[in-house]
Two RNAs folded together computationally: RNase P RNA and transfer RNA, 481 nucleotides in total.
């Protein structure tokens, strides 16, 4: 210098003017009341505060609230190596194993395929109760050729048929029933042996996952559970428009009164009397709506220091209070400075060259790069909506450390 | 504040984990005096994107993007 890996930090600063949301205060005005005064609303003004690392996606886990619930189970859903952290977690930390990378380092939905069901296209003999296309070997049969022999016969070879053996080699496939070598055999084969792999047992180390060592078994069941499933563990549902409080107008509900010496009805054979009795009006009560208030900002809180721990994290001490709007404020303009890029003259470094000169050296322009005034350009992703802890996704800059390769000293 | 579903050719839709197809549309040829209809043929795909599981992914899983519908 190039390429890469891992971690931390920042999210421009200051000033002026205008504007905006919230809180407190002063004053003016209006309204109400118990009228020295108090309360409420509005406006101007003053003071103080006002987004993030992701406020986002709404993917997990909780707090909080309401509903449900004797107890237990099924279904569904989620999780799944070991240990630890935490209020909790599909989170984090440390380790084990596996995979990737030359390395720094990174990644892992990492239980069970020997409970069962199903799948493995094409190719291939066979894709899972194993099997046999080419091939290898043996026996028998007849044919042909050669050798031997006087002949009968015998031997060897070639291709074929039948029967039996084998699975080493070839070939297919993503994947072929342990691998390599030696022995062995008619040919072969864990058939036997050595090493490797695998299963089981024991020992040692480790809290454990697991690692290492020894023995033993000739090997026993390919892949896939991000196919159904099985095993273990966990799990009630909804979500701040949760939920609670105050409470208008109108309509409707209930109680009482007037209506009411009425119309009408009931009991009675009839009358008086008694009782019931609608609309409408008045008063009161309760529920819900509009609207308002709370929930809602002191909290698993933030900053600094020390301690424990490899770390996540925890403990102790000191200090701080840090938005609370409710369709949604936190903005805009200007100036100065800082940062990054471009940038003339100049200057520095490197490279090759030309001219002058005996040398030392001098002059000339060219190419590439660094610094560089004035000035210009640029600053990403993105906006709280009940609140926290995580994850994921989007995105600008900067710093430190580490790895590999190359160059120079 | 939440919940559910979908994305495949220009359009509408198919496709057991195993070569991505159909109809319409487009283009070329035929038929016809011409057009339409009809007949024959051809082209056209980031299966929304990025990863993962698998021998193999449109399909299975995770994250993202876009769209549609629904609840209070």
């Nucleotide at each position: 210098g190039c390429a890469g890996c891992a971690g931390g930090c920042c999210a421009g600063a200051c000033g002026a003017u205008c504007g905006u949301c919230c809180g407190c205060c002063u004053u003016c005005g209006c309204g109400c009341c118990u009228u020295c005064g108090g309360c409420g609303c509005u406006a101007c003004g003053g003071c103080g505060g006002g987004a993030g690392g992701a406020a986002a996606g709404u993917c997990c886990g909780a707090a909080c609230u309401c509903c449900g619930c004797a107890g237990g189970g099924c279904a569904g859903u989620g999780c799944g190596c070991c240990g630890g952290g935490u209020a909790a977690c599909c989170c984090c930390c440390g380790g084990u194993c596996a995979g990737g990378g030359c390395a720094a380092c990174c990644u892992g939905a990492a239980g069970g395929a020997a409970a069962g069901u199903g799948g493995c296209a094409c190719a291939g003999a066979a894709a899972a109760c194993a099997u046999a296309c080419c091939g290898c070997c043996c026996g028998c049969c007849g044919a042909c050729g050669c050798c031997u022999g006087a002949a009968a016969g015998g031997g060897c070879g070639u291709a074929g048929g039948c029967g039996a053996g084998c699975a080493a080699g070839g070939g297919u496939g993503a994947a072929a029933a342990g691998g390599u070598g030696c022995g062995g055999u008619a040919a072969g084969a864990g058939c036997g042996c050595a090493c490797c792999g695998c299963g089981c047992c024991c020992g040692u180390g480790g809290u454990a996952a697991c690692a290492c060592g020894g023995g033993u078994g000739g090997c026993a069941g390919g892949c896939a559970a991000a196919a159904c499933c099985c095993c273990g563990c966990a799990u009630g549902g909804a979500g701040c428009a949760a939920g609670g409080c105050c409470a208008a107008a109108u309509a409707g509900g209930g109680a009482g009164g007037c209506g009411a010496u009425a119309a009408g009805g009931a009991a009675c054979g009839c009358c008086c009397g008694u009782c019931c009795g609608a609309a409408g009006c008045c008063u009161c009560c309760g529920g819900g709506u509009a609207g308002g208030c709370c929930g809602c900002a002191c909290g698993a809180u933030c900053c600094c220091g020390c301690c424990a721990g490899u770390g996540a994290u925890g403990g102790c001490g000191g200090g701080g209070c840090u938005a609370g709007a409710g369709g949604a404020a936190u903005g805009a303009u200007c100036g100065u400075c800082a940062c990054g890029c471009c940038g003339a003259a100049g200057u520095c470094c490197g490279c090759a060259g030309g001219c002058c000169g005996u040398u030392a050296g001098g002059c000339c322009g060219g190419c590439g790069g660094g610094c560089g005034a004035a000035g210009g350009c640029g600053g990403a992703c993105a906006g709280a909506a009940u609140u926290c802890g995580g994850c994921u996704u989007a995105c600008g800059g900067u710093c430190c450390g580490c790895u590999g390769c190359g160059g120079c000293g | 504040u939440c919940c559910u579903c979908a994305g495949u050719a220009g359009c509408u839709c198919a496709a057991u984990g195993g070569u991505a197809g159909a109809g319409c549309a487009u283009c070329c040829g035929g038929c016809u005096g011409u057009u339409a209809a009809c007949c024959g043929g051809a082209g056209g795909g980031u299966u929304c994107c990025u990863g993962g599981u698998u021998c193999g992914a449109g399909u299975c899983c995770a994250g993202g993007c876009u769209g549609a519908g629904g609840a209070g």
It holds a member of the Rfam family "Bacterial RNase P class A".